[in-house]
c-di-GMP-I riboswitch aptamer from Candidatus Izemoplasma acidinucleici, 83 nucleotides, folded computationally.

RNA sequence: AAUAUUCAAAGGCAAAUACGUGGAAACAUGUAGACGCAAAGUCACGGGGCUAAUGGAAAACCUACGCCAGCCGGACCGCAAUA
Repeated sequence: AAUAUUCAAAGGCAAAUACGUGGAAACAUGUAGACGCAAAGUCACGGGGCUAAUGGAAAACCUACGCCAGCCGGACCGCAAUA
């Protein structure tokens, strides 16, 4: 340095929920909080899902340029121990 594995040690992240803020919403974010996570680090490239402002429709409803990486796949980066 590379690959595989995850016993240990030191750590890391932070679900639901509450309050605040932004947003049409989904959701994001700050604080509190821990359900869990060996990539629960980063990226909307593919699949899938959510919302429907906008636009369309007589209406039911359809629609992403919005969103989800803690839905799956993929790409890139990465700590320790052991082999």
Background: The source organism's lineage runs through Bacteria, Bacillati, Mycoplasmatota, Mollicutes and Candidatus Izemoplasma. Of the family's consensus pairs, 100% are formed in the model.